[in-house]
RNA sequence: CACUCAUCAAGACCGGCUGAGGGAUAGGCCCUUUGACGCCGGGGCAACCUGCCAGACCCACCCAGGUCUGGAGAUGGUGCCAACUCCUGCGGCGGCUGUUUCAGUCGGCGAGAGAUGAGUG
Repeated sequence: CACUCAUCAAGACCGGCUGAGGGAUAGGCCCUUUGACGCCGGGGCAACCUGCCAGACCCACCCAGGUCUGGAGAUGGUGCCAACUCCUGCGGCGGCUGUUUCAGUCGGCGAGAGAUGAGUG
């Protein structure tokens, strides 16, 4: 970097340095000199992976192992700590308004994109 799978309405901030941008992209709308982004230190949130416990199934049986489910748990590997992934973008559905085709608006669904984790190349 590419691909596959899972999740994305919950949750969690202080200090120091620096000094003008930031929220992926476009539009919108926000955050920001009452100090953004970033870096460092501390704190916290969270069960994706590992490890631990229990159960079911497979391996003819036991052990070991594998798959799945559930549980406890922030010690280990990551991640995260403004706003639903901040909202929308593409498709179709429903409501309302105007309207012959259609447009606007609201709601929720799916896709796409993105983020994070695990795995493969």
The RNA shown here (SAM riboswitch aptamer (S box leader)) has 121 nucleotides. The prediction has a mean pLDDT of 82. Its Rfam family is "SAM riboswitch aptamer (S box leader)". About the family: The SAM riboswitch is found upstream of a number of genes which code for proteins involved in methionine or cysteine biosynthesis in Gram-positive bacteria. The sequence was found by an Rfam model in a public genome assembly.